Model confidence (mean pLDDT): 76 of 100.
This is a predicted structure of a 98-nucleotide RNA (Purine riboswitch aptamer) from Spirochaeta sp.
Rfam family: Purine riboswitch aptamer. Clan: Purine riboswitches.

[in-house]
RNA sequence: AACAAUGAAUUACAGAGUUUCCAUAUAUUUCCGCGAUAAGGGCGGGAGUUUCUACAGUCCGCCGUAAACGGACUACUAUGGGCGAAUAACCUCCUCGG
Numbered sequence: 001a002a003c004a005a006u007g008a009a010u011u012a013c014a015g016a017g018u019u020u021c022c023a024u025a026u027a028u029u030u031c032c033g034c035g036a037u038a039a040g041g042g043c044g045g046g047a048g049u050u051u052c053u054a055c056a057g058u059c060c061g062c063c064g065u066a067a068a069c070g071g072a073c074u075a076c077u078a079u080g081g082g083c084g085a086a087u088a089a090c091c092u093c094c095u096c097g098g
Stems, first nucleotide, its partner, number of pairs: 001019003006014002020082006026054001029047006040063002048055001056074006093098002
């Protein structure tokens, strides 16, 4: 500064909170079943957190047709904690700009 639960019933008004940073949780992870095949790499269910929710996206690679994927980056949610910015005037300290 913007938005805003709510007081609350219409307005005025007030206003927790959200938008920022950090920590913890979880590794946006893993297991099982089924499934796709270089124009593909998916779908469903479970586990994982003193934890609700989420468990995905993009890019790059890799696999010569098989059953298996790899890397990088990005969060969201829960709980707790931290922080205003600019300008001006005055005062103080060291020093001539902080």